[in-house]
Description
This is a predicted structure of a 106-nucleotide RNA (SAM riboswitch aptamer (S box leader)) from an uncultured Flavobacteriales bacterium. Its mean pLDDT, the model's own confidence on a scale to 100, is 82. It matches the Rfam family "SAM riboswitch aptamer (S box leader)". Rfam describes the family as follows. The SAM riboswitch is found upstream of a number of genes which code for proteins involved in methionine or cysteine biosynthesis in Gram-positive bacteria. Gene Ontology term of the family: regulation of gene expression.

Order: sequence, then C1' cells, then structure tokens
RNA sequence: AACUUAUAAAGAAAGGUGGAGGGACUGGCCCUACGAAACCUUGGCAACCUGCCUCAUUUGGAAAAGGUGCCAAAUCCGAUUCCUAUUAUUAGGGAAAAGAUAAGUU
Repeated sequence: AACUUAUAAAGAAAGGUGGAGGGACUGGCCCUACGAAACCUUGGCAACCUGCCUCAUUUGGAAAAGGUGCCAAAUCCGAUUCCUAUUAUUAGGGAAAAGAUAAGUU
C1' cells in the first nucleotide's frame, strides 16, 4: 500500500512549547489570538487485540498489566441511490460509496 472482516447517536482534558490555522476530500456548517496545527508532559475514556474466569468453539463476565486507538459537534451534517411526506423546496427513513480505527492476509 492493497484486500477481508468488525465497529461508530455512548465515553474521556489539563499544563508546557508554538504562533495561524483546523474539522480527510467536496458543499455546508462550525472551532480557533479567551490561542489553530504540530510536538512534549501528565491525566482520562473505551475495551479491538492480548491476558483472566466461564462456556464449549466461541457465548457471557469482570479487569486494565501489555499492543493499538481515542479525548468539540452523530464518522459534525450532506454528498450516490431507493422509499415516504410536502411539493418552489424541505423533512424523515433505508442502503451504498468514501474516510477512520482494530484484527487478519498478501
């Protein structure tokens, strides 16, 4: 990097350095000098892997030592398609795509 599978309306921030961007892309809409990104320290959330008990071949449970991840907003919302209502357009719902994370394979 590609592929496969699983998950997502829950949850969790302080300090230091830094000094203008950030929220993947695109359209919105937001965040940001009451300090963006990035980096560092400490803390926390969650429970995918791992380890423990149970079950019996993957079900349930508790934990958080280890490997990741995460700590504004539903993956912030939409974007393609289908259905319903309204019918200028908007709203609601389903599916997909894309991206993210984990685990596995090449």